[in-house]
RNA sequence: GCGGCUUGAUGGCAAACCCACCGAAAGGUGGCGACGCAAAGCUUCCGGUCUGACGGUCACGGCGACAAUGAGGUCGAUCCGGCCCAUGACAGCGGGGCUGCCGGC
Numbered sequence: 001g002c003g004g005c006u007u008g009a010u011g012g013c014a015a016a017c018c019c020a021c022c023g024a025a026a027g028g029u030g031g032c033g034a035c036g037c038a039a040a041g042c043u044u045c046c047g048g049u050c051u052g053a054c055g056g057u058c059a060c061g062g063c064g065a066c067a068a069u070g071a072g073g074u075c076g077a078u079c080c081g082g083c084c085c086a087u088g089a090c091a092g093c094g095g096g097g098c099u100g101c102c103g104g105c
Stems, first nucleotide, its partner, number of pairs: 004105002012037002018031005035092001041098003045095003048090003055084004061080002063076004
């Protein structure tokens, strides 16, 4: 280092819900609490997923102006709205990297 078989121990982490705070949100931090986890330790290098602030775009809907009223059209784009978009987030989505505890043949 690889493979197989097998037996224990000390412990570790902490999902969801709820509360407080931060954040546009996803989500994060702390407390409570345990769904689970042999790396559910650390790390965004790869893939993936989530959000959509800033920015872009549209004019189907709401809205404004003009016209028309046996009408339902034309124009506009500050706002609501739709769509696009990480520089944001997720390590308990998977892969990679680094590290760690105990123990028998």
This is a predicted structure of a 105-nucleotide RNA (c-di-GMP-I riboswitch aptamer) from an uncultured Pseudomonadota bacterium. The sequence was found by an Rfam model in a public genome assembly. Its Rfam family is "c-di-GMP-I riboswitch aptamer". About the family: GEMM was predicted in a large-scale screen for bacterial structured RNA regulatory elements.